[in-house]
């Protein structure tokens, strides 16, 4: 040099560095999906006339729920692989 095996070191034990895929876990400014409330605009109903009562309907805004990765988070005790450290052997 080159293969091959291994982690002594670690706040029980496991776990040497640093990486690339892929699956797994969390998070929700932004998204998406509903639902409330607000406004806009139309219609009935009432009424002498305003007020007011019902109903639709849209574009924004507020606010609650839920999902979800193309985003983020991490000792992800999953799987491959690459890369250096060390220690052992064998060539």
């Nucleotide at each position: 040099g080159c293969u091959u095996g291994c982690a002594a070191c670690a706040a029980c034990c496991c776990c040497g560095u640093g990486g690339a895929u892929g699956g797994g876990g969390g998070c929700u400014u932004g998204c998406c999906u509903g639902g409330a409330g607000u406004c806009u605009u139309c219609g009935g109903c009432a009424u002498c006339a305003g007020c007011g009562c019902c109903g639709a309907u849209u574009c924004g805004c507020u606010u609650c729920a839920g999902g979800a990765a193309c985003g983020c988070c991490a000792g992800u005790g999953c799987a491959u692989c690459c890369u250096c450290u060390g220690c052992a052997a064998g060539c």